[in-house]
RNA sequence: AAACGAUCUUGGCAAAACUGUGGAAACACAGUGACGCAAAACUACAGGGGCUAAAGCUAUGCUAUGCCAGCCAGUUGCCGUU
Repeated sequence: AAACGAUCUUGGCAAAACUGUGGAAACACAGUGACGCAAAACUACAGGGGCUAAAGCUAUGCUAUGCCAGCCAGUUGCCGUU
C1' cells in the first nucleotide's frame, strides 16, 4: 500500500414499534427499544436509483426547490488476517 472479515481487543452505531416535537407529506429530531451493521462514520442540483407533491401547471395527472447515505456509489477510517 492492496485485498479480505474465519479469529482477537477497545468498543461504536441503532431497524421496526411506541411516545413527544417539527413538517402539507416524504421524513427528521429526542426518549424508550435492538432488527441488524466492519464503515449503519461523512457526502443529496452539479453519479445512478428511490420517496413525497405543499406550491405551480396545459390538472383524477405532471414537476423538487422538500427528502432517503440502513439501496448502489464516492471519500475517510478502527482492529485483525493475508
Description:
Predicted 3D model of an 82-nucleotide RNA (c-di-GMP-I riboswitch aptamer) from Salipaludibacillus daqingensis. The sequence was found by an Rfam model in a public genome assembly. Its mean pLDDT, the model's own confidence on a scale to 100, is 85. Taxonomically the source falls in Salipaludibacillus (Bacteria, Bacillota, Caryophanales, Bacillaceae).